[in-house]
Context: one part of a larger RNA
RNA sequence: CCGUUGUUAAGGAACUAGGCAAAUUGACCCCGUAACUUUGGGAUAAGGGGUCCCUACCAGAUGACUCGUUUAUUCGGAUCAUCUGGAGGGCGCAGAGAAUCGGCUCUGGCGACUGUUUAUCAAAAACACAGGACUCUGCUAACUCGCAAGAGGAUGUAUAGAGUCUGACACCUGCCCGGUGCCGGAAGGUCAAGGACGUAGGUUAUCCUUCGGGAGAAGCUUACAACUCAAGCCCCGGUAAACGGCGGCCGUAACUAUGACGGUCCUAUGGUAGCGAAGUUCCUUGUCGGGUAAGUUCCGACGUGCAUGAAUGGCGUAACGACUGGAGCACUGUCUCAACAACGGACUCG
Repeated sequence: CCGUUGUUAAGGAACUAGGCAAAUUGACCCCGUAACUUUGGGAUAAGGGGUCCCUACCAGAUGACUCGUUUAUUCGGAUCAUCUGGAGGGCGCAGAGAAUCGGCUCUGGCGACUGUUUAUCAAAAACACAGGACUCUGCUAACUCGCAAGAGGAUGUAUAGAGUCUGACACCUGCCCGGUGCCGGAAGGUCAAGGACGUAGGUUAUCCUUCGGGAGAAGCUUACAACUCAAGCCCCGGUAAACGGCGGCCGUAACUAUGACGGUCCUAUGGUAGCGAAGUUCCUUGUCGGGUAAGUUCCGACGUGCAUGAAUGGCGUAACGACUGGAGCACUGUCUCAACAACGGACUCG
């Protein structure tokens, strides 16, 4: 000097990103226990008191034994043992004498909850969840695996199975179908292979010839092709708890300010109820109030929402949480500010 422990005057979070760590609390019995609440909880809420030993004392319980009594171990009494409560007394600094063994309260955020997860840096607000909704599926089901046979689904049958989203409960879930997707429709347009009216070329049996060559049916063959032709797409409807989206400018009330109101442009429709400087607010330490002597955090409001908003769920919510923010009580070597002790290293010798 370091590590692991222990103790500490006065103060008591002044430490620090943050009470991290440590300390406090702790068992059992008795008293007592708020807001809120889904009436179950909250709750060991909080906050108090007691705890050892002795007794010839008091009361009670149980058992044994005995006396009297009774139809009856029925009732009453005495004695003994153990236990419980009290009273009196005793000792120590200290009586759950060691060890094991909750600190508590107030107030926000998120997630309802118990659960699950990154074996080996993340346990969470992430995942799951009961509940809700939509879509598909009539059974040789949809869907999944497999080239197939076949298997799962399921020895199930729409109160079933599969997929997707949301996520207890309470109150709710607004408007837009123009785009994309999905579902339905079939008149018209487009439209593949295939079929094919026909046209043109090649070849040549034959014919003609000025003997150079020319014409040329059928068949075969090559090319083009009217017409025909399904789904799809275009088209016409529906559908948002499908993917998604949910405006701008100007003016206006008898102080000022504001703008119920009007005008205009664009759009498929212009954000409803709620909530709101938010885990979302750039400007921003917004403004006001609270808490502090002093508060970029926190709580309550306001709304001018850069860029909230309704199952990509919105807003509340008792209970719960090794979650996360703020405040307080208690407590403390976290600190002011360090000291000492024990043990083990380091160091010296070997």